Model confidence (mean pLDDT): 82 of 100. The part of an RNA shown here (large-subunit ribosomal RNA, domain II) has 681 nucleotides and comes from a Candidatus Pacearchaeota archaeon. The RNAcentral record of the full RNA draws on ENA.
Context: one part of a larger RNA
Formats: sequence, C1' cells, structure tokens
RNA sequence: GCCAGGGAGUUUACCUGCACGGCAAGGCUAACCAACUAUGUUGGGUAACCGAAGCGAAAGCAAGUGUGAAAGCGCGUUAGUCUUGCGGGUGAGACCUGAAGCCAGAUGAUCUAUUCAUGGACAAGGUGAAGUCUUUCGAAAGAGAGAUGGAGGCCUGAACCGUUGUUGUGUACAUGCACUCGAAUGAUCUGUGAAUAGGGGUGAAAAGCCUAUCUAAUUUGGCGAUGGCUGGUUCCUGCUGAAAUAUGCCUACGUAUAGUCUUGUUUAGUUUGUUAACGGUGUAAAGCACGGAUUAGUUUUGCAGGGGCAAAAGCUUACGGAAACUUUUCCAACUCAGAAGCUGUUAAUUGCUUAGAACAAGAAUCAGGGUGUGUAUGUAAGAUACACUUCCGAGACCGGAACAAAGGAGACUAAAGUUAAGGUCCCAAAAUAUUUGCUAAGUGUAACGAACUCUGUUUGAGGUCUGAGACACUGGGGAUGUAAGCCCAGAAGCAGCUAUCAUUUAAAGAAAGCGUAACAGCUCACCCAUUGAGACCUUGAGCGAGGAAAAUGGACGGGGCUCAAGCAAAUUACCGAUACUUUAGCGGCACACUUAUGUGUGUUCGGGUAAGCAGGCGUACUUAUUGUGACGAAGUUUUUCCGAGAGGAAGGAUGGAACGAUAAGUAAUGAGAAUCCUGGU
Repeated sequence: GCCAGGGAGUUUACCUGCACGGCAAGGCUAACCAACUAUGUUGGGUAACCGAAGCGAAAGCAAGUGUGAAAGCGCGUUAGUCUUGCGGGUGAGACCUGAAGCCAGAUGAUCUAUUCAUGGACAAGGUGAAGUCUUUCGAAAGAGAGAUGGAGGCCUGAACCGUUGUUGUGUACAUGCACUCGAAUGAUCUGUGAAUAGGGGUGAAAAGCCUAUCUAAUUUGGCGAUGGCUGGUUCCUGCUGAAAUAUGCCUACGUAUAGUCUUGUUUAGUUUGUUAACGGUGUAAAGCACGGAUUAGUUUUGCAGGGGCAAAAGCUUACGGAAACUUUUCCAACUCAGAAGCUGUUAAUUGCUUAGAACAAGAAUCAGGGUGUGUAUGUAAGAUACACUUCCGAGACCGGAACAAAGGAGACUAAAGUUAAGGUCCCAAAAUAUUUGCUAAGUGUAACGAACUCUGUUUGAGGUCUGAGACACUGGGGAUGUAAGCCCAGAAGCAGCUAUCAUUUAAAGAAAGCGUAACAGCUCACCCAUUGAGACCUUGAGCGAGGAAAAUGGACGGGGCUCAAGCAAAUUACCGAUACUUUAGCGGCACACUUAUGUGUGUUCGGGUAAGCAGGCGUACUUAUUGUGACGAAGUUUUUCCGAGAGGAAGGAUGGAACGAUAAGUAAUGAGAAUCCUGGU
C1' cells in the first nucleotide's frame, strides 16, 4: 500500500417552538398502595406544579394599574394543561480523534556526573634540575670547569584514553568505518564495592549528565485535563437556496446583533421592466460671470522701497509697486450656464404560483476573487483601498491548442432538426468557395512592441522642367583686360583683407572643390554636340524593413501555407452547444373535479456549494398476525428481470438447518478517507 472487521450528534434533567392526541376554566399526577394473566398491566393515590388578574419599588388599588398638574405614555385585559415524537437552547466528557503542559504518589546512579573505600596499568628513546666528588681562582663569601647524579602537571612515541579535520564514507534499527589528529608519571587511565534523586542531585559550567528520555527523568493516577486550532463524520430521492458586508468585543482564521437563505402561520393585492407628466440633482464635458492661479501688452498713478538731479522742500524715472482695460492658459477643496445618467410622486402598460408585508422557528455566512466603468495612494504592479455592475465562488456544455472568471450559452430524460460564438488544406466536422486589391518580409497564419530611420513597394494630392529636346551618361569648350587691388619672401580664381567690374562670346564666377613653395595641373558652375521621353521636387496614406537582448534544442497547437491555407473590403453556402424548435416521457407547484389517489388545465417550473424543508430504502431486535424449509433454510457464487434511486425478486450451482412477509414499536442502525484502531497479506 491493499483486503476484512471495528469506527463519530448519544443519554438524562430543565427551558422553548412545532406536530398528533386527551381533557378543558381547568389540566396533571409523583412517591407510594392494592390486585392480576407478575422484570409488566390495571385500579387507587391531587401532596406538589402550571393556568384561571394585573399593575406598582412599596403601602396599595384592581380590569385595570403605575407615572404625570393634565394631555398622554408604559405594562395588562376571554385558554390552558398533560402524554408522545421532532427541531433548537442550557448543564453535564455532550459528534469523534489529537496536544505541549499542570499537580500528586511511586521507581531509577548496571549509562553518565561527582565523591569515598580497596585493587590494577603506563614499550622504547631524548633532555639532564638540585645534591655530591675532583679541580682552578679567591683572605672569605662565593664563582668557573669536568665528572657523578636522575628531577619534571618536561620532550618524541606504542599499549591505554580521547575524537581535530575531511561538512570523506555509511545507517548494518539508533553515532559505525577510513585517513588525519590530541594527551600519554599525571588535575593520568581503569576493575570491583558503595554514596548523592526530580524544582532534586551532580556539574574545571556545555543549561551538560541523571539507563537510546532532560530549560525539570521515568511511571501510575487526577483524566474522556483543556484546545475560538487541524483532520474525520457512514443509505437514496424531491423542493428552495446563501454569504464572504455593517456595528460591538483584550476583537482581527472567533463570536453577538442586523443584512442575505429556508420552513411554517397569518394577511392582503403588488410592481422587475417600459412609457408619459410634474419634480430633485450640480457630475462629465465646458466656461471664466465669482474665488484663486497664469501670459503678453496699453493706459493711469510718484506711490512703500531703489536710481538720477538737487540737496531745504521737492522734481523726475521703459528699476519696482498698485489699479483699470485688452489678451493667453488653467482649477478636487471656482461655477454664469450645464448633459447623459440616477432618482421621487402620480397614471397607464406588462407580469404574477404575486416576486409584497408581518410574526414565529431553523440556519449558514463575517479570509473572498476576476472583468468593465469611475476615483484615491503609488514610478509601477497579476499592487492596495473604495463605489456601481457582472461573472467565478456555488455553473456543467461549445469555442479560445491546454486555460475559475474574458466570447457563446444557464444542463429533468430520450430522439430528430435549426442556429450562437468560433470556424470550413491535413491531423479534425464543414469552401483547396466567389470577386477585387495589397504583402516577398515565412511579414503573417499569435495574446505586446515605441520614438526615430528607409531611393522596399503600392496608391493619392500639389508644384517645376520638357520634341523650341527635359533628366542621366559620354565628347568638346570653360576665354580675355588680368598674375584685379592690397598684403606678402611668394599670394598668379582658390593663406588673409577690400572690391567683385568690363570685354569677346554658344557659354565661361575677379571663381564652388582638389592641388602647388609660388606657378603649373585636374574638376565644377555655365555653353555646344550626342541621345530621344518623360524627369525632378514637396507632402500624405496602405503593406513591409531596421530599431528588437535570457539563460537545455523548440515551436503559428503541429504538419505545412506565398495571385495563400497571410492582410484588407464584399458576397453566398456549410459545419458547429446540454442554447432554440418539435415529438414522447418523468417530476414539482397552483387551481378545478374527483375521491382514496387519480384525471384535467396552467406554468418566463425542474444547474447548484454552505444551509433549511419534505418523502422514502435498508440493518438488528421485540410484540401481534401469517408463512417458507432435508422434495433442501440462512450464507457463498453466478445469470436474468423489476424500480428514478437507496434497493427488491426469480432461476442455476454450492451449502446442510434454520429463515421470512405484513402491521406497530425499540435502536450501540448504513464507511472510502480521520499520517484512524486490530488482524491478515
């Protein structure tokens, strides 16, 4: 892991509501007693309890009473009680399982810590303290040298003891192994026997150790500790169907009240949508009439300050200030004006199983999330917080390759047809459809891509030149006064400064570029010839190119696709959902008729988590009635049939002795999950 068996809302007391029933201004017995068909039934037994009168703190009054000066207001004024069942609450272990912990009593020092008593162990080598002897020096004290000697929490290094590093290797059920390393005559190691005990011991101190257990051992008990926390909680079907919000809380994963859901009773008309009339509003956009900010100008004013003249006053001033007018740009905390929208009342329409309201009982929910729109904070965010909406949550199906929320569409069952979104070359249902263009980049077929750039290509608009020959190539000319003047070593078209005329011409600048030391030289502008039809410039649009960077090799879903199977515009077919339509059936609800459970009509009824409500199936046992069985019960196994399902029935085989049905009742009553328990494997 799997299989089998076991395994979780129970019992009791009280309170409260509902249902069935009895009696009723009353209802009911408890203990107990008696009889009998004796672990029960029947009869007796009103003690208690509830109700029948309340109000007030009370005196007290009383269908009223309290308060108040009064009006008024609060509470009350003609049904209860008992049994049984069910829902809920409270007290108890209270649906089951699960702590770490707390307290009390016992048991432990064969491990380990420290101590005590008594024993044992430490190869070999090195170093060479004190003391002693000899000798030298010295008056002595003493000092030096050579021997001898053998000290030490000394050195090297086995046994023995330890365990530093490899973050080596390893898990043989629980610290091993390998290499390396520390100490090794001492505060050394070790055998045996003893001592110290749990808030206690022991500790050269690490909160270490005290029997694989230590920031308080182990074990038994209190104990079913407690857990607002995790997990689990067992048959079927039908109807309805949420919330993740507000407020309070030592409150924040909890809970109470409200909101939203369900069921019942009562009541009664109600209004989701649409239209109209009459109202409300101050947002979007906008505007500058007010408040505030802001651009440029004109005019007025010597006016706080500054400058000038004068220095006594004062005068003046495109420094500056103030005001007015014209003008520019704005505003969440500006609004002269002002939508859409939202909303109130009334009416009409529409719908109704009213979808409304009140009361009672039962909940669940209080972590929400995504799109769109509007805001705030933020550089931003698959960010956070609001408001409205819609979807997921609790929603299947179709399309989007896959993909909670985005597109289509709200799934009772079966069959047939028609469509939606999206698609129609193959995988793969349906067009290798039609018409006209564009793209050459595999752009694209996909769910990002900017500014900027492009003589890629298509298509507009405007302009200039052009058979009196344009544009481009090629050939020729491109001169003279003159080397203009100045400057300069030189300056001759071309270092620099000034001027930039004239002539000859088809045309040719006192020169646009290269070049020389300066000249020279090569081009250009301009002209002619050659050729023979469009050329050039400006500004748009479409598609395209660059801009363009992420980590294994790689993705239009893939194959593949180029007058497409790409892009743009248009058209007609077809495919395609549980959608829509039709037919048949099942069920719910309302109404009517029937009656003993049906028939008919209607239905803008039949997705569903938490949750509420309703009706059933099965298991064990009891009582009553009634059956089956050796011509084969239960059980096991297999086949078939019936039922919407839980389930039920029949046949065969096996088995070898018990087992059902109906009606009522009682419950240790239904398993796949709990790192569930026990056993098997």